Large-subunit ribosomal RNA, domain II from an Armatimonadota bacterium, 685 nucleotides, folded computationally. The RNAcentral record of the full RNA draws on ENA. Rfam family: Bacterial large subunit ribosomal RNA. Gene Ontology terms of the family: ribosome and structural constituent of ribosome.

Context: one part of a larger RNA
RNA sequence: GCCUGCGAGUUGUCGGUGUUGGCAAGCUUAAGUGUUUUAGACACGGAGGCGGAGAGAAAUCGAGUCCGAAUAGGGCGUCAAGUCAGCAUCGGCAGACCCGAAACUGCAUGAUCUUGCCAUGGCCAGGCUGAAGUGGUGGUAACACACCAUGGAGGGCCGAACUCAUUGAUGUUGAAAAAUCUCGGGAUGAGCUGUGGUAAGUCCGGUGAAAUGCCAAUCGAAUGCAGAGAUAGCUGGUUCUCCCCGAAAUGCAUUGAGGUGCAGCGUUUUGCGUUGUUCCUGGGGGGUAGAGCACUGAAUGGGCUAGGGGGCUUACCCGCUUACCGAACCCAACCAAACUCCGAAUACCCAGGAAUUAGCAAGGCAGUGAGACUGCGAGUGAUAAGAUCCGUAGUCAAAAGGAAAACAAUCCAGAUCGACAGCUAAGGGCCCUAAACGUGGACUAAGUGUGAAACGAUGUGAGAUCGCGUAAACAGCCAGGAGGUUGGCUUGGAAGCAGCCAUCCUUUAAAAAGUGCGUAACAGCUUACUGGCCGAACGUGAUCUUGCGCGGAUAAUGUAAGGGGGCUAAAGUCCACUCCCGAAGCUUCGGGAUCAUCGUAAGAUGAUCGGUAGGGGAGCGUCGUGUUCAGCAGUGAAGCUAGAGCGUAAGCACUGGUGGAGCGGACACGAGUGAGAAUGCAGGC
Numbered sequence: 001g002c003c004u005g006c007g008a009g010u011u012g013u014c015g016g017u018g019u020u021g022g023c024a025a026g027c028u029u030a031a032g033u034g035u036u037u038u039a040g041a042c043a044c045g046g047a048g049g050c051g052g053a054g055a056g057a058a059a060u061c062g063a064g065u066c067c068g069a070a071u072a073g074g075g076c077g078u079c080a081a082g083u084c085a086g087c088a089u090c091g092g093c094a095g096a097c098c099c100g101a102a103a104c105u106g107c108a109u110g111a112u113c114u115u116g117c118c119a120u121g122g123c124c125a126g127g128c129u130g131a132a133g134u135g136g137u138g139g140u141a142a143c144a145c146a147c148c149a150u151g152g153a154g155g156g157c158c159g160a161a162c163u164c165a166u167u168g169a170u171g172u173u174g175a176a177a178a179a180u181c182u183c184g185g186g187a188u189g190a191g192c193u194g195u196g197g198u199a200a201g202u203c204c205g206g207u208g209a210a211a212u213g214c215c216a217a218u219c220g221a222a223u224g225c226a227g228a229g230a231u232a233g234c235u236g237g238u239u240c241u242c243c244c245c246g247a248a249a250u251g252c253a254u255u256g257a258g259g260u261g262c263a264g265c266g267u268u269u270u271g272c273g274u275u276g277u278u279c280c281u282g283g284g285g286g287g288u289a290g291a292g293c294a295c296u297g298a299a300u301g302g303g304c305u306a307g308g309g310g311g312c313u314u315a316c317c318c319g320c321u322u323a324c325c326g327a328a329c330c331c332a333a334c335c336a337a338a339c340u341c342c343g344a345a346u347a348c349c350c351a352g353g354a355a356u357u358a359g360c361a362a363g364g365c366a367g368u369g370a371g372a373c374u375g376c377g378a379g380u381g382a383u384a385a386g387a388u389c390c391g392u393a394g395u396c397a398a399a400a401g402g403a404a405a406a407c408a409a410u411c412c413a414g415a416u417c418g419a420c421a422g423c424u425a426a427g428g429g430c431c432c433u434a435a436a437c438g439u440g441g442a443c444u445a446a447g448u449g450u451g452a453a454a455c456g457a458u459g460u461g462a463g464a465u466c467g468c469g470u471a472a473a474c475a476g477c478c479a480g481g482a483g484g485u486u487g488g489c490u491u492g493g494a495a496g497c498a499g500c501c502a503u504c505c506u507u508u509a510a511a512a513a514g515u516g517c518g519u520a521a522c523a524g525c526u527u528a529c530u531g532g533c534c535g536a537a538c539g540u541g542a543u544c545u546u547g548c549g550c551g552g553a554u555a556a557u558g559u560a561a562g563g564g565g566g567c568u569a570a571a572g573u574c575c576a577c578u579c580c581c582g583a584a585g586c587u588u589c590g591g592g593a594u595c596a597u598c599g600u601a602a603g604a605u606g607a608u609c610g611g612u613a614g615g616g617g618a619g620c621g622u623c624g625u626g627u628u629c630a631g632c633a634g635u636g637a638a639g640c641u642a643g644a645g646c647g648u649a650a651g652c653a654c655u656g657g658u659g660g661a662g663c664g665g666a667c668a669c670g671a672g673u674g675a676g677a678a679u680g681c682a683g684g685c
Stems, first nucleotide, its partner, number of pairs: 001685006011094013026050003032044005054061002064076004097237002100234001104227006115199009124189001126158003129154001133150006162186003168181003201219001205215003212221001240619006250263005264368002266365007275358001276356009290342001291340002296336002300332004307325002309322004371396007379388002401412003416591004421587003427581003430565003436578001438577006449567001455551002459548010476533005482506003487501003512527001516525002592609007620674001622671008631663002639658005645652002
């Protein structure tokens, strides 16, 4: 991993609701007792319970009563049948659908591992060093001191056994639940070790050269058993079928936030009967969008101007002046969620009409209370986020089908079943690939299409405006482009051309106090400007608006930014038109179900039949019990097996084979009643 078997809403009791039945203004027994054919049944048993009357704190009164002075007024009543049992469902109490903690408490068992201690034993090859002391010699006044011997100290040195575990490798379903090889530390000591003993678990125990280490492969509190099915607002799992309806991810509260209560939204029963929804008409309130500046604030320029600063004058008071600042006022132009002189569209409320089919109330049973994206309107954020938080609508959630290559949330459209029938939607019609390489008119040359901005550009189409032009334009070619003067200043130099200032005059057809190169500075080339040549039945410049293009353009496996092939008077883009394809949509034909109406019925007609959580309804099958079929069965039961049968499904038959002794149909009842999942349990492979 697979297969087979086992494996989860049960039982008791007390209540709520529904339903079936008995009796009914009543209903009913409990404990217990008796009889008996004894998992039981029948009879007795009226204690007690519920109902039949309520009001008041109560006395008490009573269809009334309480408050009250009240005959007022108000509150609660007076009208609606109950009760017992069975069944269904839900709730409370119990382990209460099943499995699952870490923990807590109690009583025991452990120091054969390991930690400390105690008792008694054992072990440490070999080599090196050479302390104190002592002897001798020298030396001293005597010591001291020196040297030579001797001596054999040391948590001394090197290094086996022994012991430890620093490095690296291997091993990592190991040879081994901690090892092997190798490098390494200690190796007469706080050394190593055998045997025996001793100290213990919540009174935070024992032991600890102290690491929360160790206390039998277990230690921030050992292990075993018990309380015990601890508790688990948490995770996982929870077994047959069909039919009808069908949510929520919100509000308030919560030691509350992944839980729960109430409400909202679902379902179902009963009641009411159009109250619901949409559209039209009529009537309302509003202060949003927009707009505005009349208020409150913000804020730009100008005018005017009180006041302040500076300067002058001045003993003081004054006064004069100012490219300074500047309230208020005026003009112009603006800004605002917490501004409004104004002010929509929608939305909302009420009434009438029409269409449609909801709506409301009470009771039973829920689930939900993590939502997601997209469009629109706001906040937070960075006018970031597949961000976050509200409002509003849609879709997904709980929705399959077609389109978007693929793609919950986008577009189209909501699957009762069948059909080798038709029409359409979105989207498409060259090939992949169903359907016109359709028709007419334009644009694009970039493979733009088939990814992107500011910005840049004699790309190209359309429209518009303003110039110049047979008195010859624009471009080109030929020629001129001068003089005062090298303007003044500056500078080493500055002569049109580093820089500053000025920018005149003259001769002219025209020529700058100089447009750009250039020189150290000059020189030189060139331009503006002028003349000539040439020759335009529409030329030649500038500007604006607009269509489609160009550059800007850089990413990681491999083209890889049309889904591909490929496409250029398109198979691209824009406009107009015609035809076609295209879905589980709609239609046609046939079948089924639910509900409504009609009908005695058969049936007819109409509407409906996607669906998670969940509510409601109807069934299938398994095991057993009772009754029945005077059922089946060695002339072959159950089980297994093969087969093209039947049923909307769970499922049910029939025939053959196998098998070899029990089994079935109908009705009713009762459950240890249905397996694919729980890192499920057991077995097999």